A computed fold for a 75-nucleotide RNA from a Planctomycetota bacterium, annotated as transfer RNA.
RNA sequence: GGCCCCUUCAUCUAAUGGUUAGGAUACGGCCCUUUCAAGGCCGCGAUACGGGUUCGAGUCCCGUAGGGGUCACCA
Numbered sequence: 001g002g003c004c005c006c007u008u009c010a011u012c013u014a015a016u017g018g019u020u021a022g023g024a025u026a027c028g029g030c031c032c033u034u035u036c037a038a039g040g041c042c043g044c045g046a047u048a049c050g051g052g053u054u055c056g057a058g059u060c061c062c063g064u065a066g067g068g069g070u071c072a073c074c075a
Stems, first nucleotide, its partner, number of pairs: 001071007010025004018055001027043005048064005
C1' cells in the first nucleotide's frame, strides 16, 4: 500500500429500511428500612465523523478517523 471486518448511552448489549433508538448494570432522586444493603418507582444518558441514495438510514452506498485480520512491497 491492496482487500476484508468492527465502531450504538459511563459499561455491556438489542433494534425486517418505518419507535420518542429498547434492555441490563452504573449514576441521581423518591419510597421502603432504626441505619446500611437488598427491593420498588421515576429520571439521566448513545448510533465514531462528513456526505449520498430513499418518502423514510443505526441498518444500504462513498469518503475520513480509530482498531483488528490477511496479502503484497522494502530491507